[in-house]
Molecule: transfer RNA
Organism: Thermoprotei archaeon
RNA sequence: GCCGCCGUAGCUCAGCGGGGAGAGCGCCCGGCUGAAGACCGGGAGGUCGGGGGUUCGAAUCCCCCCGGCGGCACCA
Numbered sequence: 001g002c003c004g005c006c007g008u009a010g011c012u013c014a015g016c017g018g019g020g021a022g023a024g025c026g027c028c029c030g031g032c033u034g035a036a037g038a039c040c041g042g043g044a045g046g047u048c049g050g051g052g053g054u055u056c057g058a059a060u061c062c063c064c065c066c067g068g069c070g071g072c073a074c075c076a
Base pairs, nucleotide, nucleotide: 001072002071003070004069005068006067007066010025011024012023013022019056027043028042029041030040031039049065050064051063052062053061
C1' cells in the first nucleotide's frame, strides 16, 4: 500500500432485506433475611466510532476519515 471483518449501555453482545434502540451481567431502590448471598419486583444509564450524502424517515444504504483484528504485498 491492497483486501476482508469489527466499532451499539460500565462489560459481553443482539438488532445491520430502512420506521419500537434491546438482552444478559454489573449498578441503584424496594421486598425477602438477624445480616449477607441467592431469589423476586422496579429503575437509571446509549451523540449506535466521527463527518457528510440519499430518503418523509438511517444503527441499517452510499462516500470520506479514525481506531482494532486478520490476510496479502513491499522491505532499497